The part of an RNA shown here (small-subunit ribosomal RNA, 3' major domain) has 476 nucleotides and comes from an uncultured bacterium.
The RNAcentral record of the full RNA draws on ENA, Greengenes and SILVA.
Model confidence (mean pLDDT): 85 of 100.
Context: one part of a larger RNA
RNA sequence: UGACGGGGGCCCGCACAAGCGGCGGAGCAUGCGGAUUAAUUCGAUGCAACGCGAAGAACCUUACCUGGGUUUGACAUACAGAGAAAACCAUCAGAGAUGGUGGGUCCGUAAGGGUUCUGUACAGGUGGUGCAUGGCUGUCGUCAGCUCGUGUCGUGAGAUGUUGGGUUAAGUCCCGCAACGAGCGCAACCCUCGUCCUAUGUUGCCAGCAUGCCCUUCGGGGUGAUGGGGACUCAUAGGAGACUGCCGGGGUCAACUCGGAGGAAGGUGGGGAUGACGUCAAGUCAUCAUGCCCCUUAUGUCCAGGGCUUCACGCAUGCUACAAUGGCCGGUACAAAGGGCUGCGAUCCCGUGAGGGGGAGCGAAUCCCAAAAAGCCGGUCUCAGUUCGGAUUGGGGUCUGCAACUCGACCCCAUGAAGUCGGAGUCGCUAGUAAUCGCAGAUCAGCAACGCUGCGGUGAAUACGUUCCCGGGCCU
Numbered sequence: 001u002g003a004c005g006g007g008g009g010c011c012c013g014c015a016c017a018a019g020c021g022g023c024g025g026a027g028c029a030u031g032c033g034g035a036u037u038a039a040u041u042c043g044a045u046g047c048a049a050c051g052c053g054a055a056g057a058a059c060c061u062u063a064c065c066u067g068g069g070u071u072u073g074a075c076a077u078a079c080a081g082a083g084a085a086a087a088c089c090a091u092c093a094g095a096g097a098u099g100g101u102g103g104g105u106c107c108g109u110a111a112g113g114g115u116u117c118u119g120u121a122c123a124g125g126u127g128g129u130g131c132a133u134g135g136c137u138g139u140c141g142u143c144a145g146c147u148c149g150u151g152u153c154g155u156g157a158g159a160u161g162u163u164g165g166g167u168u169a170a171g172u173c174c175c176g177c178a179a180c181g182a183g184c185g186c187a188a189c190c191c192u193c194g195u196c197c198u199a200u201g202u203u204g205c206c207a208g209c210a211u212g213c214c215c216u217u218c219g220g221g222g223u224g225a226u227g228g229g230g231a232c233u234c235a236u237a238g239g240a241g242a243c244u245g246c247c248g249g250g251g252u253c254a255a256c257u258c259g260g261a262g263g264a265a266g267g268u269g270g271g272g273a274u275g276a277c278g279u280c281a282a283g284u285c286a287u288c289a290u291g292c293c294c295c296u297u298a299u300g301u302c303c304a305g306g307g308c309u310u311c312a313c314g315c316a317u318g319c320u321a322c323a324a325u326g327g328c329c330g331g332u333a334c335a336a337a338g339g340g341c342u343g344c345g346a347u348c349c350c351g352u353g354a355g356g357g358g359g360a361g362c363g364a365a366u367c368c369c370a371a372a373a374a375g376c377c378g379g380u381c382u383c384a385g386u387u388c389g390g391a392u393u394g395g396g397g398u399c400u401g402c403a404a405c406u407c408g409a410c411c412c413c414a415u416g417a418a419g420u421c422g423g424a425g426u427c428g429c430u431a432g433u434a435a436u437c438g439c440a441g442a443u444c445a446g447c448a449a450c451g452c453u454g455c456g457g458u459g460a461a462u463a464c465g466u467u468c469c470c471g472g473g474c475c476u
Stems, first nucleotide, its partner, number of pairs: 007476007015466002019429005026320008034311002042053002064306007073122001077121007088103006106113002124295002127293003133289002135284003138280001140278001145184006151160003164175003190272004195240007205229002209227003212223004243266001246260005309448001322422001326381007338369003343362002348357003388419001393414007435458007
């Protein structure tokens, strides 16, 4: 000077408390450990590994195993020499890689170019070391801190500034002070949502005017379909608006704080992006790059099949439930955000269904995916292992794909397991949040997605307070 203390003071955070919903019990899905295995490739391991790298393991991927091949090589550059073949087609052997046979041929006026073979340099390595590294990332933590110049003090390490009194979400600001200033952080500037104005209206919109079509109880209603319109919604662009600006109380009449007015919004308006100096020899040599070491007829490379999908068990994260605020059946509303040409695919027909036939329209504010679901209105079930729950298994199919045996998803019929709200313990959340309901997308032929990332619908309860648990900040 720091760090630490079951020392002290002050302060904060879903940290506790107050609430709501879970997890821990069941079944299944996914990841991990362990065991197994020829191989079950590798990495990640308290918080900060474990639905993580992986936003797609049947082949490929693929790095692993077994077996079969190959050695200037699957890939790059250069040199020397040689050749008219190589590609491609057909056929034979083979699991294929590959090999054999036949056909088939270079371009250019030349220099040369492309290509094949032989040889030499070299290639190649998802081999090792993240404790040699770059880059990127996690974490403390969006916590309010971390420093510098000059001056001053101290023999010096250092201190001061940055401490103190207030205040703030904040080293935010005010006052004081041997300090005066400054930088990186904070805040603001950026994006988005919320109000208004202006401009522009197509593919968007339709109030008023007219037309067509449909329904009609003849009052009218529906349909943007048409002429047209720019009112409204919406879209796009540009502005306005919020600043403690105004009023009152408190206050050192400073910063600030409490209440009020006006306002769509009020004291950081909500959300996002943004992560200081540093810590953990944190993570990554398997994204990539890279030093050193190692392999070089193999630790390189090609291929077929298998494995990464095993299963006495343990853990983690989820999904579905245990039911009546519910299950089933019928009818009927209301979104947002996305995606679409090797694509999305309507009306129609076939099939109980997955799906099939067919192909209108659409490179999309136009057409399609597309049915939103919970909701609402009726009916039924009446507390039961049930009309709850759907695991498991048998049979039959559909689709993708060269190929669904190992090892895909989905559909139909049958089957109908555990489970009656979960011990000790433990997690999330303070508002359009939790809870609950569906929709879309990336990856992708298909899909193990119940994951992830977004989108909207419905929409709560509670916070006395800071003694205690955890983490953090300042002073001592």